This is a predicted structure of a 71-nucleotide RNA (transfer RNA) from Lamna ditropis. RNAcentral records the identical sequence in 3 taxa. Rfam family: tRNA. By type it is a transfer RNA. The source organism's lineage runs through Eukaryota, Eumetazoa, Chordata, Lamnidae and Lamna.
């Protein structure tokens, strides 16, 4: 310079239109003599902006990041 993909909690990772799974990780509580492990509850999120639509994490546009390939 040309094409492509990608960006979701503190961290991994699903979700192709109808109010965001799951694990791990935090807190608090039972359990214990006390950690540990187990068991239960809670807190926590769709990159910014703009646009379809009754309704967007999902489609459309534009910007920002990042990664591949060609040259």
């Nucleotide at each position: 310079a040309a094409g492509a993909a990608a960006g979701u909690g503190a961290c991994a990772g699903a979700g192709u239109g109808g109010u965001g799974a799951u694990g791990u990780g935090g807190u608090u509580a039972g359990c214990u003599u006390g950690a540990a492990a187990c068991u239960a509850a809670c807190a926590u999120a769709u990159g910014g902006g703009g646009g379809u639509u009754c309704a967007a994490u999902u489609c459309c546009u534009u910007c920002c990041u990042u990664u591949c390939u060609u040259g």
Source information:
The coordinates come from a structure-prediction model, not an experiment, and the mean pLDDT is 80. The sequence is in RNAcentral, with records from ENA.